[in-house]
RNA sequence: UGAGGCAGAUAAAUGGUCGCGUGCCCCAAAGGGCAUGAGGAAAGUCCGAGCACCACAGGGCAGGGUGCCAGCUAACGGCUGGUGGAGGCGACUCCAAGGCAAGUGCAACAGAGAGAUACCGCCGAGCAAUCGGUAAGGGUGGAAAGGUGCGGUAAGAGCGCACCGGCGGGCUGGCAACUGUCCCGUCAUGUAAACCCCACCUGGUGCAAGAUAACCGGAGACAAUGAGCGGCCCGUUCGGUUUCCGACCAUCGCUUCAGUAGCCUGGCGACUGGCUGCGCAGAUAGAUGACCAUUCAAGACAGAACUCGGCUUACAGUCUGCGCUCACUAA
RNA sequence: CGGGAUGUGGCGCAGCUUGGUCAGCGCGCGUGCCUUGGGAGCACGAGGCCGGGGGUUCAAAUCCCCCCAUCCCGACCA
Numbered sequence: 001u002g003a004g005g006c007a008g009a010u011a012a013a014u015g016g017u018c019g020c021g022u023g024c025c026c027c028a029a030a031g032g033g034c035a036u037g038a039g040g041a042a043a044g045u046c047c048g049a050g051c052a053c054c055a056c057a058g059g060g061c062a063g064g065g066u067g068c069c070a071g072c073u074a075a076c077g078g079c080u081g082g083u084g085g086a087g088g089c090g091a092c093u094c095c096a097a098g099g100c101a102a103g104u105g106c107a108a109c110a111g112a113g114a115g116a117u118a119c120c121g122c123c124g125a126g127c128a129a130u131c132g133g134u135a136a137g138g139g140u141g142g143a144a145a146g147g148u149g150c151g152g153u154a155a156g157a158g159c160g161c162a163c164c165g166g167c168g169g170g171c172u173g174g175c176a177a178c179u180g181u182c183c184c185g186u187c188a189u190g191u192a193a194a195c196c197c198c199a200c201c202u203g204g205u206g207c208a209a210g211a212u213a214a215c216c217g218g219a220g221a222c223a224a225u226g227a228g229c230g231g232c233c234c235g236u237u238c239g240g241u242u243u244c245c246g247a248c249c250a251u252c253g254c255u256u257c258a259g260u261a262g263c264c265u266g267g268c269g270a271c272u273g274g275c276u277g278c279g280c281a282g283a284u285a286g287a288u289g290a291c292c293a294u295u296c297a298a299g300a301c302a303g304a305a306c307u308c309g310g311c312u313u314a315c316a317g318u319c320u321g322c323g324c325u326c327a328c329u330a331a
Numbered sequence: 332c333g334g335g336a337u338g339u340g341g342c343g344c345a346g347c348u349u350g351g352u353c354a355g356c357g358c359g360c361g362u363g364c365c366u367u368g369g370g371a372g373c374a375c376g377a378g379g380c381c382g383g384g385g386g387u388u389c390a391a392a393u394c395c396c397c398c399c400a401u402c403c404c405g406a407c408c409a
Stems, first nucleotide, its partner, number of pairs: 001327004005322006012295007020037007039301001043312002046310005051206004058234004063202005068082005083097001084095004098197002103195002105191003119138002121134005146164006168183004173178001210252003216246006226238002257279001259278006266271001296299001332405007341358004351389001360376005382398005
């Protein structure tokens, strides 16, 4: 100098005029004043919770979810740190990663044969037809009885040996996943985002949940039937109630929280503990906007609706940090 | 705002639970025959990579994940 890697920040700025939501204050009222007013994803609704109602003596069976190990967390399918595997020269990135050595199923077409096999070939016997041996070689296929080499044999073969790989067992290190090493026998196809097995977790519905207050109207169902929309069954409980439609549409839930910013402590880290500061939308036809001026790099994706923690997806450009990497050049 | 379902030729649908020889049915469309002509009928044919992308698998319309579009349901309570 060039090309990258990782971690973040920002999401045009300033001023003026008019307008809107919410809270507080002033005023008899009309009205006025002050403060405040979308996001990193507010989105998708894919997970996990809070909260609310319904259900819930107890038991059993289903169903659903997760899946290397350890930790963090209120919890999680999230996050952090490791292990193993894959990619990259590298910094580094990615992985639904338990078990087909429990059982069952499937493997179309091609191919002789798809989990067990003899089509061609090789060897032996036989005049031949054919029979026997073989898994080295050919061919089919995604996959054909672990791979390479030497020996061995009629030809061959873990038949024997060496190395590699895989499985099992012992020992070393580690909390563990796992790793390293030694021994053993010579075998075991793939598929569990196929059924399934193992371990762990798991009631249902969702703020249109629900609670409170005021005024009601109409139509039904029922005596051993109903409540029953809890996944089902056994069982159990309660009982004069219960279902549907219409009208009404107010208040609460509704925003102060597992909150956020800074500093310090412990930890590799996720995170935890302490101190100080801050108050930061709350509508119910739904506010957060429009215009003007100046500047520049000319402005992306996009708009809260009960609330949090994550994940995923969309996103123009600009900026920052690294005692991160590679290549070239110079000293 | 919350919940659920669907997407396969031009239209309406099946196939998805059990992955394969899978893309099929009806209507419609085109050509030919028949008819004086049209319709009806008969024969032949074209037209789809299964909403889009990624993954698992030897192999995906089918199994899994992420997006997109359309449709449906839910307004308490006393």